Predicted 3D model of a 72-nucleotide RNA (transfer RNA) from a Minisyncoccia bacterium.
Rfam family: tRNA. By type it is a transfer RNA.

RNA sequence: GCCUUGGUAGCUCAAUGGAAGAGCGACGGUUUUCUAAACCGUAGGUUACAGGUUCGACCCCUGUCCAGGGUA
Numbered sequence: 001g002c003c004u005u006g007g008u009a010g011c012u013c014a015a016u017g018g019a020a021g022a023g024c025g026a027c028g029g030u031u032u033u034c035u036a037a038a039c040c041g042u043a044g045g046u047u048a049c050a051g052g053u054u055c056g057a058c059c060c061c062u063g064u065c066c067a068g069g070g071u072a
Stems, first nucleotide, its partner, number of pairs: 001071007010024004018055001026042005048064005
């Protein structure tokens, strides 16, 4: 250089065109003499960036950046 996989909440990951979810974690509450555990609730997102297609994009197309793998 070329090919390929990925980038979504603090972390690990879903969501294959109708517009964002889970687990863990954080915070608050119930319970307990206290802590832990358990249960209930709350907050947290420019879906890497910029364009395009579409009535509508995390999803499809193009370019750029970052990370991994392959190839000479």
The sequence is in RNAcentral, with records from ENA. Its mean pLDDT, the model's own confidence on a scale to 100, is 83.